[in-house]
RNA sequence: GGGCGGAUAGUUCAGCUCGGUAGAAUGCUCCCUUCGCAAGGGAGAGGCCCCGGGUUCAAAUCCCGGUCCGUCCA
Numbered sequence: 001g002g003g004c005g006g007a008u009a010g011u012u013c014a015g016c017u018c019g020g021u022a023g024a025a026u027g028c029u030c031c032c033u034u035c036g037c038a039a040g041g042g043a044g045a046g047g048c049c050c051c052g053g054g055u056u057c058a059a060a061u062c063c064c065g066g067u068c069c070g071u072c073c074a
Stems, first nucleotide, its partner, number of pairs: 001073007010026004020057001028044005050066005
């Protein structure tokens, strides 16, 4: 320098194929249960979806450019 994959909640990831108000698990907060803890049950908070631009009535999703990580080739 080039090919491919990836970046979404504190963490690990789904959602992208086929555009339509963003989810799971775990963690965190509160409540129930316990003498207390753990486990279990219930409720809640938490993400302008890596950055910039474009297309569209509408973009995490499609297109262009860039940054970073992984991997392969040189």
Background:
This is a predicted structure of a 74-nucleotide RNA (transfer RNA) from a Candidatus Woesearchaeota archaeon. Its mean pLDDT, the model's own confidence on a scale to 100, is 83. The organism belongs to Candidatus Woesearchaeota, within Archaea. It matches the Rfam family "tRNA". From the family's description: Transfer RNA (tRNA) molecules are approximately 80 nucleotides in length.